[in-house]
RNA sequence: GGGGGAUUAACUCAGUGGGAGAGUGCUACCUUCACACGGUAGAAGUCGUUGGUUCGAAUCCAACAUUCCCUA
Numbered sequence: 001g002g003g004g005g006a007u008u009a010a011c012u013c014a015g016u017g018g019g020a021g022a023g024u025g026c027u028a029c030c031u032u033c034a035c036a037c038g039g040u041a042g043a044a045g046u047c048g049u050u051g052g053u054u055c056g057a058a059u060c061c062a063a064c065a066u067u068c069c070c071u072a
Stems, first nucleotide, its partner, number of pairs: 001071007010024004018055001026042005048064005
């Protein structure tokens, strides 16, 4: 230099055009003498950035950014 993959909650990841989610973690409460475990409830997201397509985009397209792999 060329080609390909990945990017969604603090972490690990689902989600193939119309509701943004799960597990773990976090907070509060219940339980306990106390802690852990367990139970209930809750918070936490510009879905990497910009633009395009569409009535409608996390999802399709392009560029860019970060990262990983292959190759010269």